Overview
Transfer RNA from an Actinomycetota bacterium, 72 nucleotides, folded computationally. Its mean pLDDT, the model's own confidence on a scale to 100, is 84. RNAcentral records the identical sequence in 2 taxa. It matches the Rfam family "tRNA". From the family's description: Transfer RNA (tRNA) molecules are approximately 80 nucleotides in length. It is annotated as a transfer RNA.

RNA sequence: GGGCGAUUAGCUCAGCGGCAGAGCGCUGCCUUCACACGGCAGAGGUCGGGGGAUCAAGACCCUCAUCGCCCA
Numbered sequence: 001g002g003g004c005g006a007u008u009a010g011c012u013c014a015g016c017g018g019c020a021g022a023g024c025g026c027u028g029c030c031u032u033c034a035c036a037c038g039g040c041a042g043a044g045g046u047c048g049g050g051g052g053a054u055c056a057a058g059a060c061c062c063u064c065a066u067c068g069c070c071c072a
Base pairs, nucleotide, nucleotide: 001071002070003069004068005067006066007065010024011023012022013021018055026042027041028040029039030038048064049063050062051061052060
């Protein structure tokens, strides 16, 4: 220098162009003498940055950044 992949909640990851989700973790309550397990409820997101197309974008297009892999 070229190619490919990843970037979404604290962590690991889903997410056919139309409501942003799961598991774990966290908080409260129930249960217990107490803890753990279990049950119920809840909080937590500028979807990596910028731009574009669209009535509408986490998703499509362009660009930048970070990380990983391959080629040279």